[in-house]
Parts: sequence; C1' cells; structure tokens
RNA sequence: CUCUUAUCUAGAGUGGCUGAGGGACUGGCCCGAAGACGCCCGGCAACCUUCAAACAGCGGUUUGAAAGGUGCCAAUUCCUGCAAAGCAGUAUUUGCUUUGAAAGAUGAGAG
Repeated sequence: CUCUUAUCUAGAGUGGCUGAGGGACUGGCCCGAAGACGCCCGGCAACCUUCAAACAGCGGUUUGAAAGGUGCCAAUUCCUGCAAAGCAGUAUUUGCUUUGAAAGAUGAGAG
C1' cells in the first nucleotide's frame, strides 16, 4: 500500500511545555493569543490479549474481571458529497426527511 471483516449518536483534564494554525478531501459550518494543532502527564473505553465461570465438549459461544498491544479524549465520522423513496413547493428546478451506498477513521486477520 491492497484485500477481508467488525465498529463508528456513549465515555474521557479548570494540568505542564510549546506557539499558529486546526477540524482527512469538496462545499459549508465551526475551533483557535481567554493559547488551538502537537508533545508529556492524566483520563476514557474494551477491538486484540490474559484470567475465571457456565454451556458445548472438535473448532468454539456467552458472561464477568483485569488492563499487556493498539485506539480514543470539541461539535453524530461536525454536516455534506452518490443513489432511491416519501413529503412540500413548483412547473422542472428547489427544499426537507428517511434509508442505502461511497469516502474516511480504528481494531483484527491476510497478501
């Protein structure tokens, strides 16, 4: 980097350092010198992992606990993009809602 698969409306600091950008991309809308982003500490959670119990008794499944490897700690993945359906309105364009997809993020596995 590519593929497969699962999840993405919960949760998480009035701390220290630094100093101008940041929220992936588009269009919006926001955050930010009352200090963003990043780093450290701290925290949240429980994907992998470990342990225990029950079931199955081949592979394993469920529940609970822990926190070793990741991850995460503004706004639903901040909204949006593509398609379908419905409603409104209108006279062919527009708005709203819902669903699905795409894109993205993260874990696990494979190449």
A computed fold for a 111-nucleotide RNA from Tenuibacillus multivorans, annotated as SAM riboswitch aptamer (S box leader). The sequence was found by an Rfam model in a public genome assembly. Model confidence (mean pLDDT): 83 of 100. The organism belongs to Tenuibacillus, within Bacteria.